[in-house]
This record gives sequence, structure tokens and C1' cells, in this order.
RNA sequence: GAGCCAGUAGCCUAAUGGAUAUGGCGGCAACCUCCUAAGUUGCAGAUUGUGGGUUCGAGCCCCACCUGGCUCG
Repeated sequence: GAGCCAGUAGCCUAAUGGAUAUGGCGGCAACCUCCUAAGUUGCAGAUUGUGGGUUCGAGCCCCACCUGGCUCG
């Protein structure tokens, strides 16, 4: 220098272009318990890497860039 793959909440992860972005772990609260853990229930937490574009509608399609990984030279 070229090609390919990945980037979504503190961590991991799902989501045919179709409306409230899914679930788990973790966090907080309540219940339970003498207390804690375990268990049950509820709550909060996401400008979907960045910037543009296409579209009635984009996490998803297109372009450029950033970060990481792999391969080639």
C1' cells in the first nucleotide's frame, strides 16, 4: 500500500428496510430472611464507532473516515 471481517447500555449478545432496538450478566429498589447469600418481582441505563447520502421509513443499503483483528504484497 491492497483485500476481507468486526464496532449496538458497564460487559456479552439479538434484531427480513417497518415503527417501543432483544435477551443475559452486572447496578438500584421492594419482597423474603434474625442478617447475608440464594430466590421472586419491578426500575434505570443505548444519539446502534464518526460524518454524509439513498428511502415515506436505516442498527440493516451506498460513500468517506476512525478503531481493532486477519490475510496478501

Notes: Transfer RNA from an archaeon, 73 nucleotides, folded computationally. RNAcentral holds the sequence, with entries from ENA. It matches the Rfam family "tRNA". It is annotated as a transfer RNA.